[in-house]
Context: one part of a larger RNA
RNA sequence: UGACGGGGGCCCGCACAAGCGGAGGAACAUGUGGUUUAAUUCGAUGAUACGCGAGGAACCUUACCUGGGCUUAAAUGUAGAGUGCAUAAACGGGAAACUGUUUUUUCCUUCGGGACUCUUUACAAGGUGCUGCAUGGUUGUCGUCAGCUCGUGCCGUGAGGUGUCGGGUUAAGUCCCAUAACGAGCGCAACCCCUAUCGUUAGUUGCCAGCGAGUAAUGUCGGGGACUCUAACGAGACUGCCGGUGUAAACCGUGAGGAAGGUGGGGAUGACGUCAAAUCAGCACGGCCCUUAUGUCCAGGGCUACACACGUGUUACAAUGGUCGAUACAAAGGGCAGCUACUUGGUGACAAGAUGCUAAUCUCAAAAGUCGAUCUCAGUUCGGAUCGAAGUCUGCAAUUCGACUUCGUGAAGUUGGAUUCGCUAGUAAUCGUAUAUCAGCAAUGAUACGGUGAAUACGUUCCCGGGCCUUGUACA
Numbered sequence: 001u002g003a004c005g006g007g008g009g010c011c012c013g014c015a016c017a018a019g020c021g022g023a024g025g026a027a028c029a030u031g032u033g034g035u036u037u038a039a040u041u042c043g044a045u046g047a048u049a050c051g052c053g054a055g056g057a058a059c060c061u062u063a064c065c066u067g068g069g070c071u072u073a074a075a076u077g078u079a080g081a082g083u084g085c086a087u088a089a090a091c092g093g094g095a096a097a098c099u100g101u102u103u104u105u106u107c108c109u110u111c112g113g114g115a116c117u118c119u120u121u122a123c124a125a126g127g128u129g130c131u132g133c134a135u136g137g138u139u140g141u142c143g144u145c146a147g148c149u150c151g152u153g154c155c156g157u158g159a160g161g162u163g164u165c166g167g168g169u170u171a172a173g174u175c176c177c178a179u180a181a182c183g184a185g186c187g188c189a190a191c192c193c194c195u196a197u198c199g200u201u202a203g204u205u206g207c208c209a210g211c212g213a214g215u216a217a218u219g220u221c222g223g224g225g226a227c228u229c230u231a232a233c234g235a236g237a238c239u240g241c242c243g244g245u246g247u248a249a250a251c252c253g254u255g256a257g258g259a260a261g262g263u264g265g266g267g268a269u270g271a272c273g274u275c276a277a278a279u280c281a282g283c284a285c286g287g288c289c290c291u292u293a294u295g296u297c298c299a300g301g302g303c304u305a306c307a308c309a310c311g312u313g314u315u316a317c318a319a320u321g322g323u324c325g326a327u328a329c330a331a332a333g334g335g336c337a338g339c340u341a342c343u344u345g346g347u348g349a350c351a352a353g354a355u356g357c358u359a360a361u362c363u364c365a366a367a368a369g370u371c372g373a374u375c376u377c378a379g380u381u382c383g384g385a386u387c388g389a390a391g392u393c394u395g396c397a398a399u400u401c402g403a404c405u406u407c408g409u410g411a412a413g414u415u416g417g418a419u420u421c422g423c424u425a426g427u428a429a430u431c432g433u434a435u436a437u438c439a440g441c442a443a444u445g446a447u448a449c450g451g452u453g454a455a456u457a458c459g460u461u462c463c464c465g466g467g468c469c470u471u472g473u474a475c476a
Base pairs, nucleotide, nucleotide: 001476002475003473004472005471007470008469009468010467011466012465013464015460016459019423020422021421022420023419026315027314028313029312030311031310032309033308034306035305042053043052064301065300066299067298068297069296070295076124077123078122079121080120081119082118084116088103089102090101091100092099093098106115107114108113126290127289129288130287131286135284136283137279138278139277140275142273147186148185149184150183151182152181153162154161155160166177167176168175192267193266194265195264197235198234199233200232201231202230203229207224208223211222212221213220238261241255242253243252244251245250317416321375322374323373324372325371326370327369333364334363335362338357339356342353343352344351345350382413387408388407389406390405391404392403393402429452430451431450432449433448434447435446
């Protein structure tokens, strides 16, 4: 100087407490361990692995296994030699990859040759093989915590200290006062984006108040820019004003005004560093290793196994509910090898026809809610696993191993031990919607979007983590 302490002081955080809803019990989905296997490819492993890499494993992917092929090879280039091909067709072998036979046979030319293709030789290849403890780059975590440093000066033999401490204050090393320190940098804050209010400009594909036309009905049409909205530019919030406390910074107020009040709410943004943290399988790269194989092509299988254990989820156990009928209201996205209105067929998944839309124009397209009816506390009209049958769709192909539909079947489960997780407001809870990936889909996942919409916080004694000061130490 640090680190540590079941030392002290001060402070903070959904850290505890106060609440609400979960997990842990059940079934299933998914990941992991283990076991099994020819193979169940590899990586990730306290917090910081385990719906993670994977934003989509039937083939492909694919790296694994079994079997069958190739050996300068899939691509490109240089040099040497040879050739006229390449391509196409037919037949045969084969699971395919591949391979055998037959037929077909370029261009320019100054006839020297050249261009191009193919074959062959040599050299470059290739490797998801090893090392993340050789590395770059990227990422997680402490932590959006308030810290981490420097120049000059001063103090100390020196390591080093001071500044950065102290008194206040703040979300903040934020600011003020004091001060052997005076300044500065990286962080904090602000600048950026979205959102909440208003104005100006602009009205098409959006809107429709007033006027007119028209319809069974609809901004449908003429028209209009008022309103909503769209999208560009501005305004607006700064403790600015008032009162109180205080030297000041600042704090307090059921203060005023205001759409918004003290960082308005969210996001992006992650200091010096820590964990030899993660990644050589995104990519790049040093070294090592393989080179008729650890390279590469193909078929089939596997990654989907299953006495078991754990994590993360979904659905439930019901009446604040289930079922049936009627009926209302979003936002944000996607769409041409696409989204599809509408009509017809089918109980349905869907199919056949047909129309609009390269989209503020057409389309995908809401649910909880509301109004009725029924069920009456049951393993039930709860719950839907599992299994049987028949189908639909995608796709060369659904057996291993897809999703969906209909009929039947109707398991466990009656609120879950010890323990444990999330959340402080448009949040939790709950309800649907969309997208990426994608032929299809194992999506209950992830990422966004809106609808409905709470309870509680006395407080900081305790648990956990963190910051500052101080103290002890046989630790570095």